[in-house]
RNA sequence: ACCUUAUCAAGAGUGACGGAGGUACAGGACCUGUGAAGUCACAGCAACCUAGAUUUUUUCUGUGGUGCUAAUUCCUGCGGAAACGUCUUAUGACACAACCGGAAGAUGAGGA
Numbered sequence: 001a002c003c004u005u006a007u008c009a010a011g012a013g014u015g016a017c018g019g020a021g022g023u024a025c026a027g028g029a030c031c032u033g034u035g036a037a038g039u040c041a042c043a044g045c046a047a048c049c050u051a052g053a054u055u056u057u058u059u060c061u062g063u064g065g066u067g068c069u070a071a072u073u074c075c076u077g078c079g080g081a082a083a084c085g086u087c088u089u090a091u092g093a094c095a096c097a098a099c100c101g102g103a104a105g106a107u108g109a110g111g112a
Base pairs, nucleotide, nucleotide: 002111003110004109005108006107007106008105013042014041015040016039017038021031022030023029025077026076027075028074043069044068045067048065049064051061052060053059073104078101079100080099085094086093087092
């Protein structure tokens, strides 16, 4: 790198070093010298795996392993699509970031 599966509307930041980028990709919209990425320390969140308690299928704790700590996975990317809108004499058609599903991505667990 690949496959399967679960989750993704909640939650949680300070300091030191560092020096200009960052929010996966593209387009937007944002963050950033009142200091980006990255590294380290400490703190915290969470409860996927694990451990313990409870005792029978739950509940709790948060020992250990990951993960995470701007914005819904920041929004949209493909398909459908109500209202509104546009076109039409009309039936109807078109379009659409309400919404629904998917794709992609992230993280865990398992596999090969």